Context: one part of a larger RNA
RNA sequence: CUCAGGAGAAGGAACUCGGCAAAUUAGCACCGUAACUUCGGGAAAAGGUGCGCCCUGAUAGGUUGUAGCCCCUCGCGGGUGAAGGCCGAAAGGGUUGCAGUGAAAUGGUGGCUGCGACUGUUUAAUAAAAACACAGCACUCUGCAAACACGAAAGUGGACGUAUAGGGUGUGACGCCUGCCCGGUGCCGGAAGGUUAAUUGAUGGAGUGAGAGCUCUUGAUCGAAGCCCCGGUAAACGGCGGCCGUAACUAUAACGGUCCUAAGGUAGCGAAAUUCCUUGUCGGGUAAGUUCCGACCUGCACGAAUGGCGUAACGAUGGCCACACUGUCUCCUCCUGAGACUCA
Numbered sequence: 001c002u003c004a005g006g007a008g009a010a011g012g013a014a015c016u017c018g019g020c021a022a023a024u025u026a027g028c029a030c031c032g033u034a035a036c037u038u039c040g041g042g043a044a045a046a047g048g049u050g051c052g053c054c055c056u057g058a059u060a061g062g063u064u065g066u067a068g069c070c071c072c073u074c075g076c077g078g079g080u081g082a083a084g085g086c087c088g089a090a091a092g093g094g095u096u097g098c099a100g101u102g103a104a105a106u107g108g109u110g111g112c113u114g115c116g117a118c119u120g121u122u123u124a125a126u127a128a129a130a131a132c133a134c135a136g137c138a139c140u141c142u143g144c145a146a147a148c149a150c151g152a153a154a155g156u157g158g159a160c161g162u163a164u165a166g167g168g169u170g171u172g173a174c175g176c177c178u179g180c181c182c183g184g185u186g187c188c189g190g191a192a193g194g195u196u197a198a199u200u201g202a203u204g205g206a207g208u209g210a211g212a213g214c215u216c217u218u219g220a221u222c223g224a225a226g227c228c229c230c231g232g233u234a235a236a237c238g239g240c241g242g243c244c245g246u247a248a249c250u251a252u253a254a255c256g257g258u259c260c261u262a263a264g265g266u267a268g269c270g271a272a273a274u275u276c277c278u279u280g281u282c283g284g285g286u287a288a289g290u291u292c293c294g295a296c297c298u299g300c301a302c303g304a305a306u307g308g309c310g311u312a313a314c315g316a317u318g319g320c321c322a323c324a325c326u327g328u329c330u331c332c333u334c335c336u337g338a339g340a341c342u343c344a
Base pairs, nucleotide, nucleotide: 001339002338003337004336005335006334007333008332010330011329014328019325027051028050029049030048031047036041038173052095053094054093055092056091061087062086063085064084068080069079070078071077096100108323109322110321111320112319113318114317115315116314120132121131136171137170138169139168140167141166142165148157149156150155174310175309176308177307179240180239181238184237185236186233187232188231189230190229193228194227195226204217205216206215207214208213241259242258243257244256245255268302269299280296281295282294283293284292
């Protein structure tokens, strides 16, 4: 010096990306417990007090229950209950150590906030999460030899089920809600019309033949789905504007004009897991804060089941703050053990 333990004056996070690691806390009984809340919780919230041993003590009391006694619808009945067994406080007095949950085992706590409701699941061997799942919600398909899936097929699953069932898709407890657009794409509907294949085969032409005919060709007409066309449908895929002017300070624009569109983003939220400029501006916290919390709105480029905004509880989840605590640090020192190293 390295590793594993242990102790530390004064300070107490000044360490560091970050209290990582360590320390603190810890058991039982009693007292006492806030905001918020889905009234269940939050909660062991927080914060306090006590704890050994001896005596009163064969304690009070409880339990089991023999004898005895009492009652009766009479029995393997009920009640009470000496004895015996088991459990066993509270209180008072005394006593002892530095220390009585004397060792071991045994929560650190609180506040604000993001995300996800929750318990669960996941990258066996670098990721446990905000990802997946979830109950709930919605759309859609399916009438049973179901839809759908596997399989050249037979057949099987679905299901020995039957629309309160089964499949697919999206969202993701709960609360309040879920705006406008059907022009494009998709899906659904539509006895008309247009287009359209094989098919049908009017007419004309050519070859040949004595002729009947045969052969080749032309292609009027007939003719399905599909597409065109006409409607519907957004919890289907998706989309949700620009310029100019205007109020008796200024500023701003409830208001007006104009262009374009299928329609021009509603509620709510907003420098956000989204904000480039940006460490935006203001307030709070610090002596000092690119993080954090609360506001503002100028949203480069939020926005409503690709869900929007809230939300108690929950989380080996992310960010910030405080108390307690400490060798994380100022700043290192010592002890124990094992290595490394030197010698044999």

The part of an RNA shown here (large-subunit ribosomal RNA, domain IV) has 344 nucleotides and comes from a bioreactor sludge metagenome.